[in-house]
Molecule: FMN riboswitch aptamer (RFN element)
Parts: sequence; C1' cells; structure tokens
RNA sequence: AUAUGUCUUCGGGGUAGGGUGAAAGUCCCAAUCGGCGGUAAAGUCCGCAAGCGCACAGCACGAAUCGGUGAGAUUCCGAUACCGACGGUAAAGUCCGGAUGGGAGAAGAUAUGU
Repeated sequence: AUAUGUCUUCGGGGUAGGGUGAAAGUCCCAAUCGGCGGUAAAGUCCGCAAGCGCACAGCACGAAUCGGUGAGAUUCCGAUACCGACGGUAAAGUCCGGAUGGGAGAAGAUAUGU
C1' cells in the first nucleotide's frame, strides 16, 4: 500500500417579508433547501440509499436547457427553468408525526493474508 474479518464514531437541509381568512410556515405574492458513490467540482448525467407502492432475497419510483471557458464540464462561470414519499392539519419539499428509527456511505482502530 492492498484484500478480507471484527469493532467504534460519524452519517439531511429549508418559508424572511406580505395578502386573503375565524383559522394557512399548507392557498396567493414572495422566500428558501439540496443525502451518498462515480465523473472536470452535479438536487435535474450514471449508479445507490431513504421514503411510498407492488406479487417484498426482488421490482418500480421526481426534475435542465441555452450561452461561455477548456483537451475534457447536462458538474465550473453567466442566464433562465424545473423537481421533491406517506399520515396529520385550511390543501405542506420547508411545520408536527412514524423517527432516540433506518440508511447509501465516510473516517478511525484492530486481526489475518499478500
């Protein structure tokens, strides 16, 4: 340095201000957020997790374009867009709840092999 086993720790963010209303962080104006691995640095590419669904060792599931730089970018820069489970409640990505849960994975310790 690398492979495997065991253990430990870590492992998701977000409605300012205003309108209507008896009541809204749920509607309207507006604001705001972005898990993990890969790759030129990614919520929108490829893959994965979570959540929801189904006939549950599994399957399935959201959303981006244009211009610029460059050897290389749907990742950077500029511009304009778009997406976001379920239950509760005045209709929710952002509140409360399942969840002091689960988890892709990250870091470290240790043992053995090379």